[in-house]
């Protein structure tokens, strides 16, 4: 330096309208540790402050907007039983959780920022 780097709404009900309610159902990022969506760290995402190039608004030094950078900061959920030398990771049963912004009606699963960005992994 290059490449890579996220999965999932199938069936049925109610309705005027729902992949958004209801009953099944189906997914699970990185690294670390006895193999993890729930243990630890992290990235995303979101707020805060601070620096800031080009543009944009502004007669203007200057102020604000949109974008970037760096800092801090938020950031969700598991237990029991078995096995073992060692597992909240395996096995067996029961549970649980999931950014922001759209939407004819509430979204983990559809549509969008995103052909983005990044943990990080390979060469």
């Nucleotide at each position: 330096u290059u490449u890579c780097a996220g999965g999932g709404c199938g069936a049925g009900g109610u309705g005027a309208a729902a992949g958004u309610c209801c009953u099944c159902a189906c997914c699970g990022g990185c690294g670390g540790u006895a193999u993890a969506g729930u243990c630890c760290g992290c990235g995303a995402c979101c707020g805060c402050a601070u620096c800031u190039u080009u543009g944009c608004u502004u007669u203007a030094u200057g102020a604000g907007c949109c974008g970037g950078g760096u800092g801090c900061g938020c950031u969700g959920a598991u237990c029991a039983g078995g096995u073992g030398a060692a597992a909240u990771u395996c096995c067996u049963g029961a549970a649980c959780c999931g950014a922001c912004g759209g939407u004819u009606a509430c979204a983990g699963u559809c549509c969008g920022g995103a052909u983005g960005a990044a943990a990080g992994a390979a060469a």
FMN riboswitch aptamer (RFN element) from a pig gut metagenome, 123 nucleotides, folded computationally. Rfam family: FMN riboswitch aptamer (RFN element). Rfam links the family to the GO term FMN binding. Model confidence (mean pLDDT): 82 of 100.